This is a predicted structure of a 1197-nucleotide part of an RNA (large-subunit ribosomal RNA, half B) from a Minisyncoccota bacterium. The organism belongs to Minisyncoccota, within Bacteria. Rfam family: Bacterial large subunit ribosomal RNA.
Context: one part of a larger RNA
RNA sequence: CGUGAAGGAACUAGGCAAACAAAUAGGCGUAACUUCGGGAUAUGCCUUUCCUCCAAGCGCAAGCGAGGAGGACGCAGCGAAGGAUUCUCAGGCGACUGUUUACCAAAAACACAGGUCCCUGCUAAACUCGUAAGAGGAUGUAUAGGGGCUGAGACCUGACCAGUGCCCGUGUGUUAAAGCUGGCGGUCGUACUGUCGCAAGAUUGUACGGCUAACCGGUCUAAGCUACGGGUGAACGUCCGCGGUAACUCUGACCGUGUUAAAGUAGCGUAGUCCCUUGUCGCGUAAGUUGCGACCCGCAUGAAAGGUAUAACGAUCUGAGAACUGUCUCCACGAAUUAUCCGGUGAAAAUGUAAUGUAAGUGAAGAUACUUACUACCUGCGGCUAGACGGAAAGACCCCGGAAGCUUUACUGUAGGGUGAUAUUGGGUUUUGAGUUUUAAUGCGUAGCGUAGUGGUGAGGAUUUGAGGUCUCGUUUUCGGACGGGGCUGAUCCGACAAUGAAACAGCCAUCUUUAAAAUUCAUCAUCCUAAUCUGAAAAGUGACAGUGUCACUCGGGCAGUUUAAGUGGGGCGCUUGCCUCCUAAAAUGUAACGGAGGCGUUUAAAGGUCAGCUAAGCACGGAUGGAAAUCGUGCAUGUCGCGUAAAGGCAAAAGCUGGCUUAACUGCAAGGCGGGUAUGCCGCGCAGGAGCGAAAGCUGAACUUAGUGAACCGAUGCUGGUUAUUAGAAUCGGCAGAGAUCAUCAAACAAAAGUUACUCCGGGGAUAACAGGCUAGUACGACCCACGAGUCCAUAUCAACGGUCGUGUUCGGCACCUCGAUGUCGGCUCAUCAUAGCGCGGGGGUGGAGAAGCUCCCAAGCGUCCGGCUGUUCGCCGGUUAAAAUGGUACGUGAGCUGGGUUCAGACCGUCGCGAGACAGGUCGGUCCCUAUCUACCGCAGGCGUUAGAGUCUUGAGGAGAGUCGUCCCUAGUACGAGAGGACCGGGAUGAACUGACCUCUGGUGUACCAGUUGUUCCGCCAGGAGCACUGCUGGGUAGCUAAGUCGGGAACGGAUAAGAGCUGAAAGCAUCUAAGCUCGAAGCCAACUCCAAGAUUAUGACUCUUAGCAUCCUUCUAGACUAGGAGGUUGAUAGGCUGCAGGUGUAAGCGUGGCAACACGUUCAGCCGAGCAGUACUAAUAUGCGAUCAAACGC
Repeated sequence: CGUGAAGGAACUAGGCAAACAAAUAGGCGUAACUUCGGGAUAUGCCUUUCCUCCAAGCGCAAGCGAGGAGGACGCAGCGAAGGAUUCUCAGGCGACUGUUUACCAAAAACACAGGUCCCUGCUAAACUCGUAAGAGGAUGUAUAGGGGCUGAGACCUGACCAGUGCCCGUGUGUUAAAGCUGGCGGUCGUACUGUCGCAAGAUUGUACGGCUAACCGGUCUAAGCUACGGGUGAACGUCCGCGGUAACUCUGACCGUGUUAAAGUAGCGUAGUCCCUUGUCGCGUAAGUUGCGACCCGCAUGAAAGGUAUAACGAUCUGAGAACUGUCUCCACGAAUUAUCCGGUGAAAAUGUAAUGUAAGUGAAGAUACUUACUACCUGCGGCUAGACGGAAAGACCCCGGAAGCUUUACUGUAGGGUGAUAUUGGGUUUUGAGUUUUAAUGCGUAGCGUAGUGGUGAGGAUUUGAGGUCUCGUUUUCGGACGGGGCUGAUCCGACAAUGAAACAGCCAUCUUUAAAAUUCAUCAUCCUAAUCUGAAAAGUGACAGUGUCACUCGGGCAGUUUAAGUGGGGCGCUUGCCUCCUAAAAUGUAACGGAGGCGUUUAAAGGUCAGCUAAGCACGGAUGGAAAUCGUGCAUGUCGCGUAAAGGCAAAAGCUGGCUUAACUGCAAGGCGGGUAUGCCGCGCAGGAGCGAAAGCUGAACUUAGUGAACCGAUGCUGGUUAUUAGAAUCGGCAGAGAUCAUCAAACAAAAGUUACUCCGGGGAUAACAGGCUAGUACGACCCACGAGUCCAUAUCAACGGUCGUGUUCGGCACCUCGAUGUCGGCUCAUCAUAGCGCGGGGGUGGAGAAGCUCCCAAGCGUCCGGCUGUUCGCCGGUUAAAAUGGUACGUGAGCUGGGUUCAGACCGUCGCGAGACAGGUCGGUCCCUAUCUACCGCAGGCGUUAGAGUCUUGAGGAGAGUCGUCCCUAGUACGAGAGGACCGGGAUGAACUGACCUCUGGUGUACCAGUUGUUCCGCCAGGAGCACUGCUGGGUAGCUAAGUCGGGAACGGAUAAGAGCUGAAAGCAUCUAAGCUCGAAGCCAACUCCAAGAUUAUGACUCUUAGCAUCCUUCUAGACUAGGAGGUUGAUAGGCUGCAGGUGUAAGCGUGGCAACACGUUCAGCCGAGCAGUACUAAUAUGCGAUCAAACGC
């Protein structure tokens, strides 16, 4: 690859694969739904070959001929092949056709038309590439171009602008460089001054003038930031709690209250989003973790990261059905290529050594190689994969170290953008601001006639050159007034005198505040002009802008370099990190853990020094208010009190309490020690200086003691004639002193640092996790002891609390011992094997056992221990059976045996988390399973040698293997028992299920060398008849063989020894007692018995026969066979072939005749043909040759 009885998805993760149907032939006919186009060749039904006749129509004709009528044959007429991806129902997602991870993902991902938002007005658009020139955009111009999000069309798209982002506006604040200006400081000169000095001079300070690096201040000032005010969601995003309430209950339209920027609207909803969850109800099914329809308490839906529904479409995902089938029950046969055998040719990985067994034990914890026991003659060939922790790849998981990619409100930079200054860079006008000068004005506390700036001077001053008054206008105002201009009028008005800190704007001089005008300088706003520049062919345009350079501020994951601690019973999360006290700590010291407990990161001017004095807590008794406790008295009271602060040690004329005087809470040193890896740390005699207390001796270099802390570097401060670049000065450096660290990861990496990787990579680790093993046994499971109690009564028929003692190694764990230069992980399939704590069948004891059915315990491992629905499931639930549907181990047995549904790479979606990259023992769709077997083991088959002369035939059986199951019905008997209902033991018989052996007569399957039918085509010249090819062309049958679903058989019976148990006799123990001596029973279990292998049983058996025995090569062969081997036969022969006959298969050959127009039919003819079967028959082929005891048995001598 072909075929298949009966069944028909029972298979499985899943109808994977296969099969079926299937002509884009004709005719008829075609549903829901719909965007009205579709859906649609829907689904479905009929026809299809050949012959004859009629015939529309076409053609000049020959002829072709839709269509119609009648007839013929076959199992079958698109008769073969090629040629359409079987159809239907329902849901999710995506509208669609398209695109994608070349080589594990074709998808729901991308794209898409459409929608919407943002940017862009063009001489250089926005944007992109480039250092630039330049280019794209575009030879385009907002109906255009760029970017983001969404994703046809339909119905829609809610609330929030508080945060972040973006946009607009305002300018109080802050803010750089540059400019202007002032100052400190330095220095030079002049003058003065202080100190020292006889003087010369030295030195200090001040003033003025000149120069002045750096520094500091002021002024001017952009963007940015901040602030304020707005806007913006199809920008990033976000869209709540609590309590009560209705005439059963439940629920809560309703009410209250708090928060918020707002409190999730319409829709949809256990979803590709729901943890609980297999939610609940319904449908579908015998049974439904899936599916569909509803419900809604949405862990954690929701409206362009779009919401909802949807026709059409899809190698999409999910469920159901029809048809169909070897997917399955359950496999069988056949064909081809391998395998196997022969001839030829001829790799690879791998390989420490090999003389390479099993079990138990041991052991770096799973042994061919060690120990012990057992087993095993030597060597191949074909098979099979359990082991060789098999091969392959220095594990991709995990950890450690390193690297890289990516992200961002990690750190530090930077491309680029924005802004200002300045150079290139000139002129005019104007606005505004500032400074200076001139002129003019201005000035209100109270008291006071009153609007008194300050100081000085001063006794007069102003006035027909119009005083005062009045009318009016303007400026200003503290609303009283002040100042000024004009008209009318026409001679006075002010001061000195009283009040006030200060006295007259009566007058004059100077000056301050505020204001106005003018001039000038600087800055600034706007604008104009014109060179350069730029554009342009030119005309012209542009223009001090732009561009470019420099400086400065700002934005800046666009880009870059890096950081992102360690300990840790794996890592992460958590916790911890320095110092003090105690325990652990094993009576010196010291001593670890993610051992057990606590403290510190100071305090005190007295709580220090000294001198002197004093004695507490508590209790008892007594005593006004007065109580358990206030204060008073007495007694007892070795410390229970107190000692700032934790604990420990310590402390009584004190180390506690009180008082006096005080500052030793000193400076310079320091013998000698403690401690100690180092560096730190700790104690201190004594000396000198200068003190305090005490009469003095003397004490005092803080505190009863032990915590109260930080090395270097760095810069700053104070002191200091130590140093230095010609000299002087200044400045720098050094020395001394004290200060600046939650450098708390506390012996302190930098002044300065977070994440992510499932896109990952490298170096290592079994120093360290996940699987498995090992050790352990808390947990788990099991057993036993005690017996509160339940059981009407009664602990022990049965159940059993509180407790106790063990066992197992099966759960969850602990440990981290082998393995990280790899021990493949769940479940299923296949094939098993062992244990027994026994699910069924067997034998027994007890029973709260009447019988039947049970409960419980003991013995017993011989055999057996189901089919389906759901789910990846193990498990579990459910349906239907059963004698029963046991529990476990075996690397949670078994992937060099299979699968690959789950988990656990790369793609993608949802929810949630995260600003993000990404993450999730959350869900979802998809997603490369390599190996020719060397050794051992195992299943088979041979060769060698041995078995003591060689052979043939027949055997024994040490030993081993297999088998071993159970139901139902009937009789005994409706008996025993029982009120009845019900209903036996024991014994006998029948019949089945599953398992298993053999076989092929029957029933069937297959049967590619048998027979027939038939399509297309080529050929045999044509007809007729055949042959080849088309899967054996297809189709219908089928001998032998093989075979099951077919047929026949098997388990038994009997015996022996036993288990639990039941007994006999019977003492120890005058009884009793199944036991101690002795004896009898007693199970599917044990040993035999049944079947098979078996003398390599190296202990290698035995018997009989033969000795020119026998065997082999070779040949003909086989129902024997991988090759070998085995069987039959080899001419004295039926071994194979042939031939003949028969069985059996097919189904009536060819030719001829007859009938019919023809297709075709009938007769001759149950013919013809025929592989393997059964017989007969030498016609053909079985030609030929080698080995073999050498004298022990026989014969012979």